[in-house]
Background:
A computed fold for an 85-nucleotide RNA from a Candidatus Parcubacteria bacterium, annotated as transfer RNA. Rfam family: tRNA. Rfam classes the family as a transfer RNA.

RNA sequence: GGAGAGGUGCCGGAGUGGUUGAACGGGGCGCUCUCGAAAAGCGUUGAAUGUCAAAGUUCCGAGGGUUCGAAUCCCUCCUUCUCCG
Numbered sequence: 001g002g003a004g005a006g007g008u009g010c011c012g013g014a015g016u017g018g019u020u021g022a023a024c025g026g027g028g029c030g031c032u033c034u035c036g037a038a039a040a041g042c043g044u045u046g047a048a049u050g051u052c053a054a055a056g057u058u059c060c061g062a063g064g065g066u067u068c069g070a071a072u073c074c075c076u077c078c079u080u081c082u083c084c085g
Stems, first nucleotide, its partner, number of pairs: 001084007010026003018068001027045006046059004061077005
């Protein structure tokens, strides 16, 4: 220099146009069980903004574009991994 794959919540990771702010697993928190604990079971759990509390709004590496609608399609850039030279 060229080619390919990836970047999503605290972590892993699915989702490839429309009830997905996000499944599933882990982790955290609360409860049950127990003399107590572990294990197990049940419930709950993104952030910012906003508010008495909410509702609402924004956010899928960054910035643009397409579309009625974008995490998903297109462009540029950043970054990680692999291969080729």

Source information
The sequence was found in a public genome assembly.